[in-house]
RNA sequence: GGGUCAGUAGCUAAAUGGAAUAGCGACGGCCUUCGAAGCCGUUUUAUGCAGGUUCAAGUCCUGUCUGGCCCU
Numbered sequence: 001g002g003g004u005c006a007g008u009a010g011c012u013a014a015a016u017g018g019a020a021u022a023g024c025g026a027c028g029g030c031c032u033u034c035g036a037a038g039c040c041g042u043u044u045u046a047u048g049c050a051g052g053u054u055c056a057a058g059u060c061c062u063g064u065c066u067g068g069c070c071c072u
Stems, first nucleotide, its partner, number of pairs: 001071007010024004018055001025043006048064005
């Protein structure tokens, strides 16, 4: 330098172009002598960045940044 895959909440992952979800975690409560487990509730300014297409974009297109792998 070329190719390819990935980037969504504190972490791990979903999501036919049509209301962004879940699990774990954290916090509070119930329970308990206390804790763990369990149950209930609460909590995330979460779609790498900048443009474009569209009535509508996490998703499609262009550029770009970061990381993994392959080639040179």